[in-house]
RNA sequence: AGCUCAUCGAGAGGGACUGAGGGAACGGCCCAGUGAAGUCCCGGCAACCGCCACGAGCCCCCUGACCCGGCCCCGCCGGAUCAGUCGUGGAAACGGUGCUAAUUCCGGCCCGCGGCGAGAUACGCCGUUGGGGAAGAUGAGAA
Numbered sequence: 001a002g003c004u005c006a007u008c009g010a011g012a013g014g015g016a017c018u019g020a021g022g023g024a025a026c027g028g029c030c031c032a033g034u035g036a037a038g039u040c041c042c043g044g045c046a047a048c049c050g051c052c053a054c055g056a057g058c059c060c061c062c063u064g065a066c067c068c069g070g071c072c073c074c075g076c077c078g079g080a081u082c083a084g085u086c087g088u089g090g091a092a093a094c095g096g097u098g099c100u101a102a103u104u105c106c107g108g109c110c111c112g113c114g115g116c117g118a119g120a121u122a123c124g125c126c127g128u129u130g131g132g133g134a135a136g137a138u139g140a141g142a143a
Base pairs, nucleotide, nucleotide: 003141004140005139006138007137008136013042014041015040016039017038021031022030023029026107027106028105043100044099045098048096049095050094051090052089053088054087055086056085062084063083064082065081067079068078069077070076071075104135109132110131111130112128113127114126115125116124117123
């Protein structure tokens, strides 16, 4: 870098250094010397993973932990239990991340709906508190 799955309408900022950009890209629209981005310090939010409880599943094989038995006790073989996976709930103390302007700031593609055009079920354009994609972000996982 790529792949799989889940989530993305909620939430949470001060200081120091520094000094012009930033909001992924594009088009908009915003933020910014009343100080952008970056680095550091101290906070905060949230609850993805670790963690706890309950339920379901697996319980053939495989992996890990622990225990028991046998043997030519190095080690091998046989067996038992628990975990592995999923769901619901809990906690936030601790660990791993993440986040801390604006819905992922909005849009782009397809469908639906509405309007306009001389205008029909076709075509084009515009709009859209609707549905689905794409792209992106974050986490978890596998190779």